The RNA shown here (SAM riboswitch aptamer (S box leader)) has 108 nucleotides and comes from an Acidobacteriota bacterium.
Of the family's consensus pairs, 96% are formed in the model.
The prediction has a mean pLDDT of 80.
NCBI's taxonomy places the organism under Bacteria, Pseudomonadati, Acidobacteriota.
[in-house]
RNA sequence: AUGUCAUCAAGAGCGACUGAGGGGCGGGCCCUUUGAAGUCGCGACAACCAGUGUGGAACCCGGGCGGUUCGCUCUCCACACCAGGUGCCAAAGCCCGAACGAUGAAAA
Numbered sequence: 001a002u003g004u005c006a007u008c009a010a011g012a013g014c015g016a017c018u019g020a021g022g023g024g025c026g027g028g029c030c031c032u033u034u035g036a037a038g039u040c041g042c043g044a045c046a047a048c049c050a051g052u053g054u055g056g057a058a059c060c061c062g063g064g065c066g067g068u069u070c071g072c073u074c075u076c077c078a079c080a081c082c083a084g085g086u087g088c089c090a091a092a093g094c095c096c097g098a099a100c101g102a103u104g105a106a107a108a
Stems, first nucleotide, its partner, number of pairs: 002107001004105005013042005021031003025097004043089001045087001048085002051081007062074005093100001
């Protein structure tokens, strides 16, 4: 870089350096020298993945193994906890429009 799936109206900022732009594009509307964008530090927010716990997947049936009416393990689902890997911390992805984009997960 590619395709797939999920989410994108909730939530959360300070400091240092620096110094003029930023919110993708068009149209709007906003933010900004009372400091934009960026970098760094610290702090938060959130809970996609990982982890932990509980319950469930019926007496032929979630898969497997043992066994005999039960046990173990894996998987899936729901809920709770946690905060390790990401992410994120103006405004609904700011709004409308056409296209798209962002983040996460698994895959090859």